Predicted 3D model of a 411-nucleotide RNA (Bacterial RNase P class A) from uncultured Nitrospira sp. Model confidence (mean pLDDT): 76 of 100. It matches the Rfam family "Bacterial RNase P class A". The family's RNA type in Rfam is ribozyme.
[in-house]
RNA sequence: AGAGGAUCGGGUGAUCGCUCGUCAUUGACGAGAGGAAAGUCCGGACUUCAGGGGCAGAGCGCUGGGUAACCCCCAGGCGGAGCGAUCCGACACCUGCACCACAGAGAACAGACCGCCGAUGGCCUAAGCGACGGGAUCCCAAUCGAGUCGCUACGGAUCAGGCAAGGGUGAAACGGCGGGGUAAGAGCCCACCGCGGGGAUGGCGACAUCACCGGCACGGUAAGCGUCGCUCGAUGCAAGGCCAAAUAGGAAGACGACUGCCGCUUCCGUCGGAACGCGGCGACCGGCUGGCCCGGCCGAGGUCUUCGGGUAGGUCGCUUGAGGUCCGGGGCAACUCGGAUCCCAGAGAAAUGAUCACCACCGCUGGGGAGCAGAUCCCCGGCGGAACAGAAUCCGGCUUAUAGGUCCUCU
Numbered sequence: 001a002g003a004g005g006a007u008c009g010g011g012u013g014a015u016c017g018c019u020c021g022u023c024a025u026u027g028a029c030g031a032g033a034g035g036a037a038a039g040u041c042c043g044g045a046c047u048u049c050a051g052g053g054g055c056a057g058a059g060c061g062c063u064g065g066g067u068a069a070c071c072c073c074c075a076g077g078c079g080g081a082g083c084g085a086u087c088c089g090a091c092a093c094c095u096g097c098a099c100c101a102c103a104g105a106g107a108a109c110a111g112a113c114c115g116c117c118g119a120u121g122g123c124c125u126a127a128g129c130g131a132c133g134g135g136a137u138c139c140c141a142a143u144c145g146a147g148u149c150g151c152u153a154c155g156g157a158u159c160a161g162g163c164a165a166g167g168g169u170g171a172a173a174c175g176g177c178g179g180g181g182u183a184a185g186a187g188c189c190c191a192c193c194g195c196g197g198g199g200a201u202g203g204c205g206a207c208a209u210c211a212c213c214g215g216c217a218c219g220g221u222a223a224g225c226g227u228c229g230c231u232c233g234a235u236g237c238a239a240g241g242c243c244a245a246a247u248a249g250g251a252a253g254a255c256g257a258c259u260g261c262c263g264c265u266u267c268c269g270u271c272g273g274a275a276c277g278c279g280g281c282g283a284c285c286g287g288c289u290g291g292c293c294c295g296g297c298c299g300a301g302g303u304c305u306u307c308g309g310g311u312a313g314g315u316c317g318c319u320u321g322a323g324g325u326c327c328g329g330g331g332c333a334a335c336u337c338g339g340a341u342c343c344c345a346g347a348g349a350a351a352u353g354a355u356c357a358c359c360a361c362c363g364c365u366g367g368g369g370a371g372c373a374g375a376u377c378c379c380c381g382g383c384g385g386a387a388c389a390g391a392a393u394c395c396g397g398c399u400u401a402u403a404g405g406u407c408c409u410c411u
Base pairs, nucleotide, nucleotide: 001411002410003409004408005407006406007405008404010359011358012357013356014355015354016353018032019031020030021029022028023027034388038399039398041397042396043395044394045393046236048234049233052294053293054292055291057232058231059230060229061228062076063075064074065073066072077091078089079088080087081086092227093226096225097224098221099220100219113167114166115163116162117161120160121159122158124156125155127152128151129150130149131148132147135144136143137142175193176192178190179189180188194216195214196213197212199210200209201208202207240316241315242314243313250307251306252305253304254303255302260281261280262279263278264277265275266274267273268272285299286298287297288296289295323342324341325340326339327338328337329336330335361385362384363383364382365381366380367379368378369377370376
């Protein structure tokens, strides 16, 4: 300088006040807001309803454990960041569809802007050789020589063509690096890495290591649509009970079924018929069942809408819990098992407070002493401050806010 974890976040006394509990009295004793009580983001306990199946929908997504359960916690694996202690992870699957702006030649089985080559087939040329050679020097010999043609052209420049290695564009360019090879290149070939395949070994597993074989290869995004696996009923203490009281078991409108079979009773009378008589079964209609379908249940005097009236009071739920603390055993750990001990808010428009004194903490500051004039430490004072923030059915997590202090471990 940093990383990880734990913990405090005021204390004591007096006086007065408030709420609950116990005793029993008008008093006494005991208790009384957090690490997050917050957010309402998850998971439950509990409540009431349902409880048969399917679809839709939602959540999670590496492995193994923990837990009542979870999107939580622990331990690992893989990947990434960091010098490191450590930290981070929407961590299953690219077969299908979709997107990757702009720039760029080209953005997924693509592509030539700048470039490299130009072996092969052409065109041209420096130079070389040969032939011809106006003309010049000079002279019968020889030398020089502009130009023309032909051949060659190892050199140079280029067309056709070849290349995707180099450079550029971009967040990202269709394996990387080194060598061989080639006209120049390219997994074209080779070694190593990477990728794929199956095998061996280790591990509960995710995976890791090793050797072999291989074509040397169609990127990223699934917190894109999608596919796969696992899980999921709804409701919420304003849940839900009990008691008491009151009114008008009010009025109006709309919709809809009443069909068939069987049995019984009564009546008529006769091989049968009648009775909105009773019972059962089925069809149809309506309602209930988180959305839809099937199924199930209820109803045939049901369902829906509008207007109007009464009550909204008391009480329970209500705090003993998947509880705390200590000790011991198991486990790397999360956690778990056993023993002992403790009771640690329950308001109801909302109690848990006010005042005083002292102490502690933090900041600034005055004086004195030790010390080297320093850092630092001690003593006596003064002024000010004190974070985030208040239970509401309860519990386990996560996330967010937080002045200041203390301790432990590690780099």

RNAcentral holds the sequence, with entries from MGnify.